[in-house]
Molecule: transfer RNA
Organism: Urinicoccus massiliensis
């Protein structure tokens, strides 16, 4: 330099163009003599920028980061 893959919550993962979810973690409450465990509840995310579309995590382009291969 060229090609390919990946990018969603603190972490691990879903979501076949139509309200972004789960587990875990965190905060609060309940329970308990206390702790652990258990139950309830709250907050938190689509790498960035454009395009297509009534509507984009999803399709297209560019870009950034990481990984792999070729040279």
């Nucleotide at each position: 330099g060229c090609g390919g893959c990946u990018g969603u919550a603190g972490u691990u993962c879903a979501a076949u163009g139509g309200u972004a979810g789960a587990a875990u973690a965190u905060g609060a409450g309940c329970u308990u003599c206390c702790c652990a465990a258990g139950c309830u509840u709250a907050g938190g995310a689509u790498g960035u920028g454009a395009g297509u579309u009534c509507g984009a995590u999803u399709c297209u382009c560019a870009u950034c980061a990481g990984c792999c291969g070729c040279u």